RNA sequence: AACAAAAAACGAAAUAGACCUCAUAUAAAAUUGGAAAUAUGGUCCAAAAGUUUCUACCCAGUUACCGUAAAUAACUGGACUAUGAGGGAAAGUGGUUGCAUG
Repeated sequence: AACAAAAAACGAAAUAGACCUCAUAUAAAAUUGGAAAUAUGGUCCAAAAGUUUCUACCCAGUUACCGUAAAUAACUGGACUAUGAGGGAAAGUGGUUGCAUG
């Protein structure tokens, strides 16, 4: 001098996953049948349907309406699932440096 190189220091990118945001689907709506409650009530079960779509199809509140009967209505807020796009962070790894040492 070259090569290798514990410890130590620095420390990515891509991909995938997770997370966040946005968009699309779907309106967490509407339909049918059965059972149930009754102004301190207005519920439950099943089926079909809706989506370039798997799953889900409920919860809470407010108002109106129904004078005791079988029927509810409107509004507000809250997700999950599927697909696409974008975004940021941590860790690790690759890699770089690397005294001791050989």
Predicted 3D model of a 102-nucleotide RNA (Purine riboswitch aptamer) from Halalkalibacter suaedae. Taxonomically the source falls in Halalkalibacter (Bacteria, Bacillati, Bacilli, Bacillaceae). The sequence is in RNAcentral, with records from Rfam. Rfam family: Purine riboswitch aptamer. Rfam describes the family as follows. Riboswitches are metabolite binding domains within certain messenger RNAs that serve as precision sensors for their corresponding targets. Allosteric rearrangement of mRNA structure is mediated by ligand binding, and this results in modulation of gene expression. A class of riboswitches that selectively recognises guanine and becomes saturated at concentrations as low as 5 nM. In Bacillus subtilis, this mRNA motif is located on at least five separate transcriptional units that together encode 17 genes that are mostly involved in purine transport and purine nucleotide biosynthesis. For this family Rfam cites "Riboswitches Control Fundamental Biochemical Pathways in Bacillus subtilis and Other Bacteria" (Mandal et al., Cell, 2003).